A computed fold for a 1382-nucleotide RNA from an uncultured bacterium, annotated as small-subunit ribosomal RNA. Model confidence (mean pLDDT): 85 of 100. RNAcentral holds the sequence, with entries from ENA.
RNA sequence: GAGUUUGAUCCUGGCUCAGAUUGAACGCUGGCGGAAUGCUUUACACAUGCAAGUCGAGCGGCAGCGCGGGGCAACCUGGCGGCGAGCGGCGAACGGGUGAGUAAUGCAUCGGAACAUGUCCAUGUCGUGGGGGAUAGCCCGGCGAAAGCCGGAUUAAUACCGCAUGUGCCCGAGAGGGGAAAGUGGGGGACCGCAAGGCCUCACGCGACUGGGUUGGCCGAUGUCCGAUUAGCUAGUUGGCGGGGUAAGAGCCCACCAAGGCGAUGAUCGGUAGCUGGUCUGAGAGGAUGAUCAGCCACACUGGGACUGAGACACGGCCCAGACUCCUACGGGAGGCAGCAGUGGGGAAUUUUGGACAAUGGGGGCAACCCUGAUCCAGCCAUUCCGCGUGAGUGAAGAAGGCCUUCGGGUUGUAAAGCUCUUUUGUCCGGAACGAAACGGUUGGCGUGAAUAUCGCCGACUACUGACGGUACCGGAAGAAUAAGCACCGGCUAACUACGUGCCAGCAGCCGCGGUAAUACGUAGGGUGCGAGCGUUAAUCGGAAUUACUGGGCGUAAAGGGAGCGCAGGCGGGUUGGUAAGUCGGUGGUGAAAUUCUCAGGCUUAACCUGGGGACUGCCACCGAUACUGCUAAUCUUGAGUGCAGAAGAGGUUGAUGGAAUUCUUGGUGUAGCGGUGAAAUGCGUAGAUAUCAAGAAGAACACCGAUGGCGAAGGCAGUCAACUGGUCUGUUACUGACGCUCAUGCUCGAAAGCGUGGGGAUCAAACAGGAUUAGAUACCCUGGUAGUCCACGCCCUAAACGAUGGAUACUCGAUGUCAGACCGCAAGGUUUGGUGUCCAAGCCAACGCAUUAAGUAUCCCACCUGGGAAGUACGAUCGCAAGGUUGAAACUCAAAGGAGUUGACGGGGGCCCGCACAAGCAGUGGAGCAUGUGGUUUAAUUCGAUGCAACGCGAAGAACCUUACCUGGGUUUGAAAGGCAAGUGACAGGCGAUGAAAGUCGCCCUCGUAGCAAUACGCACUUGUACAGGUGCUGCAUGGCUGUCGUCAGCUCGUGCCGUGAGGUGUUAGGUUAAGUCCUGCAGCGAGCGCAACCCCUGCACUUAGUUGCCAUCAGGUCAAGCUGGGCACUCUAAGUGGACUGCCUACGCAAGUAGUGAGGAAGGUGGGGAUGACGUCAAGUCCUCAUGGCCCUUACGGGCUGGGCUACACACGUGCUACAAUGGCGGUGACAAUGGGAUGCUAAGGGGCGACCCUUCGCAAAUCUCAAAAAGCCGUCUCAGUUCGGAUUGUGCUCUGCAACUCGAGCACAUGAAGUUGGAAUCGCUAGUAAUCGCAGAUCAGCACGCUGCGGUGAAUACGUUCCCGGGCCUUGCACACAC
Repeated sequence: GAGUUUGAUCCUGGCUCAGAUUGAACGCUGGCGGAAUGCUUUACACAUGCAAGUCGAGCGGCAGCGCGGGGCAACCUGGCGGCGAGCGGCGAACGGGUGAGUAAUGCAUCGGAACAUGUCCAUGUCGUGGGGGAUAGCCCGGCGAAAGCCGGAUUAAUACCGCAUGUGCCCGAGAGGGGAAAGUGGGGGACCGCAAGGCCUCACGCGACUGGGUUGGCCGAUGUCCGAUUAGCUAGUUGGCGGGGUAAGAGCCCACCAAGGCGAUGAUCGGUAGCUGGUCUGAGAGGAUGAUCAGCCACACUGGGACUGAGACACGGCCCAGACUCCUACGGGAGGCAGCAGUGGGGAAUUUUGGACAAUGGGGGCAACCCUGAUCCAGCCAUUCCGCGUGAGUGAAGAAGGCCUUCGGGUUGUAAAGCUCUUUUGUCCGGAACGAAACGGUUGGCGUGAAUAUCGCCGACUACUGACGGUACCGGAAGAAUAAGCACCGGCUAACUACGUGCCAGCAGCCGCGGUAAUACGUAGGGUGCGAGCGUUAAUCGGAAUUACUGGGCGUAAAGGGAGCGCAGGCGGGUUGGUAAGUCGGUGGUGAAAUUCUCAGGCUUAACCUGGGGACUGCCACCGAUACUGCUAAUCUUGAGUGCAGAAGAGGUUGAUGGAAUUCUUGGUGUAGCGGUGAAAUGCGUAGAUAUCAAGAAGAACACCGAUGGCGAAGGCAGUCAACUGGUCUGUUACUGACGCUCAUGCUCGAAAGCGUGGGGAUCAAACAGGAUUAGAUACCCUGGUAGUCCACGCCCUAAACGAUGGAUACUCGAUGUCAGACCGCAAGGUUUGGUGUCCAAGCCAACGCAUUAAGUAUCCCACCUGGGAAGUACGAUCGCAAGGUUGAAACUCAAAGGAGUUGACGGGGGCCCGCACAAGCAGUGGAGCAUGUGGUUUAAUUCGAUGCAACGCGAAGAACCUUACCUGGGUUUGAAAGGCAAGUGACAGGCGAUGAAAGUCGCCCUCGUAGCAAUACGCACUUGUACAGGUGCUGCAUGGCUGUCGUCAGCUCGUGCCGUGAGGUGUUAGGUUAAGUCCUGCAGCGAGCGCAACCCCUGCACUUAGUUGCCAUCAGGUCAAGCUGGGCACUCUAAGUGGACUGCCUACGCAAGUAGUGAGGAAGGUGGGGAUGACGUCAAGUCCUCAUGGCCCUUACGGGCUGGGCUACACACGUGCUACAAUGGCGGUGACAAUGGGAUGCUAAGGGGCGACCCUUCGCAAAUCUCAAAAAGCCGUCUCAGUUCGGAUUGUGCUCUGCAACUCGAGCACAUGAAGUUGGAAUCGCUAGUAAUCGCAGAUCAGCACGCUGCGGUGAAUACGUUCCCGGGCCUUGCACACAC
């Protein structure tokens, strides 16, 4: 920095990711080289080999090997090179390993005094004289399985012991006392000696001492992990005196004496851990870590102990004990890889039983030299870091193949192939290092010395020495030849498509993907990243300001202790002097090396290595400064306190006292109820309640005043009076002179409830009982009622103990109340101090909000917080009589939990308003029969869809075949229809026959056109093939289009401005008004858009124009009658245009908009009535079966054709209708009156036949002309309340019509039959006027079929007080833990 809490936002807050790193491991893959690393686990056990020896120039010697000498030989001979074992010296205390223990006997840094120090150094001092006795070995003997041991004899020393001397040394006040030594080798002139040798000299030694150096021992200061759910620890403990002990100080040890010592600045105890330089990370501060390298410590099978020694309490020494392993003759013995290799085991996991002492270093030695698993090298491992390579150039037909595709193409991709080059690495051949210089030898000079000797130093010359290794490196040859993978591709995070799969298989670091179109799973193509590696896992730091020193917080997110007092601690007013602890500056010492940084240099480069510098931020010492802090001395008054004069108060404790009310008791009056609730009941009452009057008793609480008021630290405090008592405020400024603030632990107080003891007990009232409510009701409501509520004393110690806001001090605009004072003023009022409220500025805050009573600006002190849950739980401790309190985790689990605000939705929240929403009415449905649709059931099939409103007389404006999609059966395959290509044929059509249920199949007859001589071409048709057709198959949750619904509800938005961190708000809210976001006024808004309205159509009035097919007033003709005819266009009407209505006028109200009016006028009055018109959106609403369409599926079938059947089934349930139940009616009669419409495969007049459906015949009419066509309710008569003269279902018989065809399964007619039904339970629908109700007419579909649908007109009501309630909707507001939104 990012992802993740939300519909979205801001904040808080956790989780997660991107980075760097590792002694790593695992998966896939693997060409080379260089440099480095490599048991982090069982301080588990170890086979085998090696890891510490050396010195003959200390000694006696000679086992073995070689040489020499002697001997004929056996053999002898230490003479020589040398040397096993032994005595002796030095070393073995170093080097190497490991990290078990250790929280301080450790380590790091800086100091200190009371010490030791082999070897080393000194051109320091002094010595090294003279004696003695042993002992191993060897030899002899013995014991034992072995390891080993014993006895005897003999022997040496640089082994051991004395004597002498002793400069110095040690002890001692002194006097005095004590105490050393070793020789060996080289060389040599004179002298001595038979010789050895003496003697001299040199070297190496030896003894004593002094000084130095080095190393080590000891002490102090500071620093050094976690836990207080470890708070007290300590008897050699702390100190003293005297001894002992040590190299040395010391209770290190001992005797005595004293009673100390350590500890909240964390003792003691528990857990964990080697420490450091450094390493990793980080901007830094920090955090984590302590492999390799280096310093220190500790350890060496476990525990203990000392010996030797300069040094050990000793890794490859000793003794004892223990565990384990091995040998054994069972009597006894041996061992210690945390050295190097290696083995087993453990483990995710860590190498060779290699080479060499060539180099560096160590031990011994005079030296040569020997030893050295230290070390240097090699081997193994991509474990890490670094470098190189796997080719370079050219190459478009953009090859083939793969993948995708909209089928055009795109991509892989200049990639490949091809052509031209190069040769690192690898392979082969050849050459070939640096690391080596010393010691040694020869020689020159100098020194020592008597010396040309020896030895030492310096120089010259020179011989020898290489594990690595025939390695690095160099040269040559051939040849693109020998060399690429891994992870990822939804977001974070660079990189996308196809197929498979279908909440399956799987993925996943977090959010999350997968339920049929998955860029998230698997595969492929492509891409991205890194590259001999790449991923994963584990771990650390970072990001994380998520423990905040740098650098956080605590009103509501986690977090102020319930309140006060107060010790320690922290912090602290003004002035002066001193001091110099803190602080600041300077100088010096130290801060090992390596590392890091930097500059150079060396490997071809780099990693790596070498050299120089810087740094090591630290500690110590000294010197200086003195502002600030501290300390100290003195002083001051403003902080704090005291005194004096006043003031208010439910502040506290104790005692006394008052009235009202409640309940109870007694008495009186009085009678049937009272009480209680939403309604009741339990309860009380005729044994006299309730009510009422009087008297009495008891306990508890104190109306009014009373408040937004007062007091108190908080809890809290209320009748009145008295006593005692705490605090506060005001005024004057007399006194003290910083006496202050805060406060861990501690102490005190601490509502209510609860506990103990004893009182008291009126009311109220947990528990409990009863009555109700309820599905239940261990509740809410009612009737009772015990603890308790009250008092005294003692406990408990918690509360949303809240202002959810710790205390103190100072500073920072104002306005307005109120309480207690003081001052000024006649008063009004003003000033001021202290409290207590409200509003607001700056500022702060995530926002809400806070705002001189801060949540502002600062300082000081205390408490507390660090994701949610588990959990304030468990365990432990502590307090309590108990209840319980205080302190207070973890495992596990989630990716959130949370705060504030925003927009919605919702509320049995509020306000306002509307709608046939209710109410007021009218007529129905629900009951009956039938029609029709649906569910269900049935069926071979009963095709499919529609399912609350918003499916159900819906798609379907019309299923006998067809329709038809379903089922059965028999058949078909380029197909019923379309167009393309290729090949072939010459017809196709038509007619006849057979078969069949039909479709079809088979047979026969007939049979091409145009141009051209022809081949052939064109056209047409058929056959075959090929791509393709076809699908009412799936997905309406992949879609377009269309539609329903909220809803003809009044809403939905935008631009710009303004406000807000933001989501958003404002506008659109408010006050009015409207059918309306309609309009007006106001307003940080101003405007605009889609909706509303209007514009459109029909209808209502009038006028103008026009006048046939319409009309007929006037004139004429004419009929039985009739606009029938002439004529006319006045009227009606027709159909085009115009006018008219706009709250325009009046009155009232109003700012306006507008509203009201049996107002005027007008055909019509406030939208005149009706229609068309449906905003942003909602319902993944409906439709893939109208159509279109992505994807999937079928292709001799899920396509196409045909027959028959089915969609018409029927115990049942529901919806929508029709007809009824009757007299507002039925039946009969009857020349009253419409409008919309239709008509050529049609409507059909008139006439005729039939009871009738209908039939025959045919005039007229493509229609304001003809026709369907009769309108019906109406009117008149009759019936008289009944299952009827109501009702017409059902059934029988006979017919009519349509149609290839009425069996399943049409409609109609006639006669006969005459079912249910007497107004319909709960419930429920429609309708506000030409409406409901009622009456008929027409049309679409249609061969036929209408109770459905769509239209048309006739007759023609009732009611609306009103908005409390039900339903739906709109606006504002409020709450919200909802947002797939109750």